Predicted 3D model of a 351-nucleotide part of an RNA (small-subunit ribosomal RNA, central domain) from an uncultured bacterium. The prediction has a mean pLDDT of 89. The full RNA is in RNAcentral, with records from Greengenes.
Context: one part of a larger RNA
RNA sequence: CUGGGCGUAAAGCGCGCGUAGGCGGCUUCGCAAGUCAGUGGUGAAAACCGGCGGCUCAACCGCAGGCUUGCCAUUGAAACUGCGAGGCUUGAGGACAGGAGAGGGGAGUGGAAAUUCCCAGUGUAGCGGUGAAAUGCGUAGAUAUUGGGAGGAACACCAGUGGCGAAAGCGGCUCCCUGGCCUGCUUCUGACGCUGAGGCGCGAAAGCGUGGGGAUCAAACAGGAUUAGAUACCCUGGUAGUCCACGCCGUAAACGAUGGGUGCUAGGUGUUGGUGGUGUAGAAUCCACCAGUGCCGUAGUUAACGCGAUAAGCACCCCGCCUGGGGAGUACGGUCGCAAGACUGAAACUC
Numbered sequence: 001c002u003g004g005g006c007g008u009a010a011a012g013c014g015c016g017c018g019u020a021g022g023c024g025g026c027u028u029c030g031c032a033a034g035u036c037a038g039u040g041g042u043g044a045a046a047a048c049c050g051g052c053g054g055c056u057c058a059a060c061c062g063c064a065g066g067c068u069u070g071c072c073a074u075u076g077a078a079a080c081u082g083c084g085a086g087g088c089u090u091g092a093g094g095a096c097a098g099g100a101g102a103g104g105g106g107a108g109u110g111g112a113a114a115u116u117c118c119c120a121g122u123g124u125a126g127c128g129g130u131g132a133a134a135u136g137c138g139u140a141g142a143u144a145u146u147g148g149g150a151g152g153a154a155c156a157c158c159a160g161u162g163g164c165g166a167a168a169g170c171g172g173c174u175c176c177c178u179g180g181c182c183u184g185c186u187u188c189u190g191a192c193g194c195u196g197a198g199g200c201g202c203g204a205a206a207g208c209g210u211g212g213g214g215a216u217c218a219a220a221c222a223g224g225a226u227u228a229g230a231u232a233c234c235c236u237g238g239u240a241g242u243c244c245a246c247g248c249c250g251u252a253a254a255c256g257a258u259g260g261g262u263g264c265u266a267g268g269u270g271u272u273g274g275u276g277g278u279g280u281a282g283a284a285u286c287c288a289c290c291a292g293u294g295c296c297g298u299a300g301u302u303a304a305c306g307c308g309a310u311a312a313g314c315a316c317c318c319c320g321c322c323u324g325g326g327g328a329g330u331a332c333g334g335u336c337g338c339a340a341g342a343c344u345g346a347a348a349c350u351c
Stems, first nucleotide, its partner, number of pairs: 003323004007305002012319001014202004021195003025088007033081002035077008048066002051063004091192001092189003096184004103178007110155001116150007126137002163170002207248006217241001221237004259318006267296011300307002324351003333344004
């Protein structure tokens, strides 16, 4: 290399857009590059294989044949692949009519909700905290309670096994801009498709830069406890940060630990969106279909667990990845980054 694999044993890139490439629906005609058949040339000899022969046999040697799996030329075939021309509509896309949604961006805005702080009233000796305490706060009037104010952050109920998004993720309300999806009709285009090495973009939290903001919570830090000790768990405080704008970083148990696409293969039950039918005054109910999202389960599959039309079943196409453990996601080199570091990624040695 041929191979076998990738839910949990090693192995699916975090996710998308897309270049090259690979692969590609039904049908007619043509060409003949791939493909197949015939013929010719070439494929040195020796070697090798079967046969025959020569040394008394054998080794060894000789003779003709095969082999030389290939290449070239030529003649022909046209099913399949390819190429050219034409047609088609089921794949794909568009139009039209409806529909649901925390999809994204921007601006504005809300409250008899909560925390903290400030001012004022009532009120008096405690409050807070724990397993128990203490640090801490409080007679300079706290905690509690009432009224007023400030400010930041987050949006109870609705809320769902629910919805949307490619993933990360998205939840008060209103407006503006904007992406995708589903259904119906079968109106248009006519294979325009799938995947995707490189590449480009998006990408939680933490972290970084500049400026702002700062209520809460809270790494670090300080103190109080606990303890043999306690650089912890518990408590009182508390700074970065948590929030906003712009720019970086590019990671994660980025998980369904399950790449994408298409087709095929029993059912049952719940739920979301839609359509048609039944029914109704209108609904509800019931039946059928499509798209999503759960549970159970047949065949099948699996080492088992389990999966089972949302496949881990049966197939095809394309990409990524794995190849014993440690050393090690380390070293070195390179690229990227302000840095932290990220990506790529060994070997000696050892079991």